[in-house]
RNA sequence: GCCUCCGUGGCGGAAUUGGCAUACGCGUCCCGUUUAGAGCGGGAUCCCGAAAGGGUUAGAGGUUCAAAUCCUCUCGGAGGCA
Numbered sequence: 001g002c003c004u005c006c007g008u009g010g011c012g013g014a015a016u017u018g019g020c021a022u023a024c025g026c027g028u029c030c031c032g033u034u035u036a037g038a039g040c041g042g043g044a045u046c047c048c049g050a051a052a053g054g055g056u057u058a059g060a061g062g063u064u065c066a067a068a069u070c071c072u073c074u075c076g077g078a079g080g081c082a
Base pairs, nucleotide, nucleotide: 001081002080003079004078005077006076007075010026011025012024019065027045028044029043030042031041032040033039046055047054048053058074059073060072061071062070
């Protein structure tokens, strides 16, 4: 230099026909249970905002009624060829 694959909440990881973004698990917080704890049960948990509402899938742009998903460029990681 060229080719292929990957990038989603604090972490792992779904959402493949383009149609509710963050299912599910872990972690964290609150409550109950306990003498206390562990465990178990219930609830909450992406961001901004008082709310209404808005934003968010590495970044930017494009296609589309609609994009995490398709296209282009850029950044980062892994593998391969030279």